The prediction has a mean pLDDT of 82.
Predicted 3D model of a 350-nucleotide part of an RNA (small-subunit ribosomal RNA, central domain) from an uncultured Acidobacteriota bacterium.
Context: one part of a larger RNA
């Protein structure tokens, strides 16, 4: 380079914004860069190919023709791609009016339940824990129970096959600030679009740093059991951590193991939002759009399965794969306080 692939066999970047680049709706005028046609010049010889000749033939060689698919210049064509110009509204966006939602970070404020601890009352010998026990707690009065107080973290029921968010993720209630999606109208802009190497930002948990905080839980650790042993599983304790704050880290089975966008392609049945039919409202039913599930047609698939939310049929762009191990290692580079991350081989071996 050609070809084949990426749900589970190797392979979709964790997610977004967006630069360059690639690709790009519809009508028309023009241009002629791409494209196409013709002409001229050139494309050395040898080689190649065709015809013919010469060595007995062949290889070899000689002569002639073709070819050399290319390049340059000139002339012409204008459908397609591109460029310039003028338009259009079906893509995209804006506007107006709506309702839905754990979307966000906080500034916060605030509620109740529960655990723990402290104080006081009642009360007495056990409590706790397990498969059974023991360590542990308790006559210095525990457990239980009643009243009061402190503090931290999480928000039962509602809760859903539910909703929102790009992903990570988001759940008591209330105020303020703020992002997005959706529906209706079709007023406005007039291709402003799609994708996106680099780049920038976000990115669970754990971990790091500064200072707080610390109820419960709980790596490490200690003890008790179990066991042949038990550096475990079970039990009693328990420190980092979990929470807040300034700043890092940048990983994951970051999963739908399924990149983004647009178009097309039988159906059935749920569910969330909006609008309409639709009446005063509600309920019910039907329809449209958007989202989210299940089952299945064609088709696809190695099969499993997917199946209008495609893994079907096509378009454009990006990322990635190329036997197993060695190895996500070494070396180098780069980022990081560190832990380590990103990039990423080879020998050798099967």
């Nucleotide at each position: 380079u050609u070809g084949g692939g990426c749900g589970u066999a190797a392979a979709g970047g964790g997610c977004g914004c967006g630069u360059a680049g690639g690709c790009g709706g519809u009508g028309u005028u023009u241009u002629a860069a791409g494209u196409c046609a013709g002409a001229u010049g050139u494309g050395a010889a040898a080689u190649c190919u065709c015809c013919g000749g010469g060595c007995u033939u062949a290889a070899c060689u000689c002569g002639g023709g073709g070819a050399c698919u290319g390049c340059a210049u000139c002339u012409g064509a204008a459908a397609c791609u591109g460029g310039c110009g003028c338009g259009c509204u079906a893509g995209a966006g804006u506007a107006u009016g709506g309702g839905a939602g754990a979307g966000g970070g906080u500034g916060c404020g605030u509620g109740g339940a529960a655990u723990u601890c402290c104080c006081g009352g009642u009360g007495u010998a056990g409590c706790g824990g397990u498969g059974a026990a023991a360590u542990g707690c308790g006559u210095a009065g525990a457990u239980a129970u009643c009243g009061g107080g402190a503090g931290g973290a999480a928000u039962a029921c509602c809760u859903g096959u539910g909703g929102c968010g790009a992903a990570a993720g988001c759940g008591g209630c209330g105020c303020a600030c703020u992002g997005g999606a959706c529906c209706a109208u079709a007023a406005c802009u007039g291709a402003c679009g799609c994708u996106g190497a680099g780049g920038c930002g976000c990115g669970a948990a754990a971990g790091c740093u500064u200072g707080g905080g610390g109820a419960g839980c709980a790596a490490a650790c200690a003890g008790g059991a179990u066991u042949a042993g038990a550096u475990a599983c079970c039990c009693u304790g328990g420190u980092a951590g979990u929470c807040c704050u300034c700043g890092c880290c940048c990983u994951a089975a970051a999963c739908g193991a399924u990149g983004a966008u647009c178009a097309c392609u039988u159906g059935g049945u749920g569910u969330g939002g909006c609008a309409g039919g639709u009446a005063c409202c509600c309920a019910c039913c039907c329809u449209g759009c958007c989202g989210u599930g299940c089952c299945g047609u064609a088709g696809c698939u190695a099969a499993c399965g997917c199946g209008u939310u495609a893994a079907g049929u096509g378009u454009u762009c990006c990322g990635c794969c190329u036997g197993g191990g060695g190895a996500g290692u070494a070396c180098g580079g780069u980022c990081g306080c560190a832990a380590g991350g990103c990039u990423g081989a080879a020998a050798c071996u099967c």